[in-house]
RNAcentral holds the sequence, with entries from ENA and MGnify. Transfer RNA from an Elusimicrobiota bacterium, 72 nucleotides, folded computationally. It matches the Rfam family "tRNA". The organism belongs to Elusimicrobiota, within Bacteria. Model confidence (mean pLDDT): 81 of 100.
RNA sequence: GCGCCCAUAGCUCAAUGGAUAGAGCACUAGCCUUCUAAGCUGGGGAUAUAGGUUCAAUUCCUAUUGGGCGUA
Numbered sequence: 001g002c003g004c005c006c007a008u009a010g011c012u013c014a015a016u017g018g019a020u021a022g023a024g025c026a027c028u029a030g031c032c033u034u035c036u037a038a039g040c041u042g043g044g045g046a047u048a049u050a051g052g053u054u055c056a057a058u059u060c061c062u063a064u065u066g067g068g069c070g071u072a
Stems, first nucleotide, its partner, number of pairs: 001071007010025004018055001027043005048064005
């Protein structure tokens, strides 16, 4: 250089073009407890960037950025 794959919450992963983007752990508030832990009930937090297609895009297309694999 060329080809392929990946990018969603602090971390690990879901979401087959239409639902308020969901779960576990983590964080945080309250309850419980003599205190802590555990347990219970809540809360905050995310679609890499820019365009395009579509009535509607996390999803499809293009470019860019970053990462991984292969090739010489």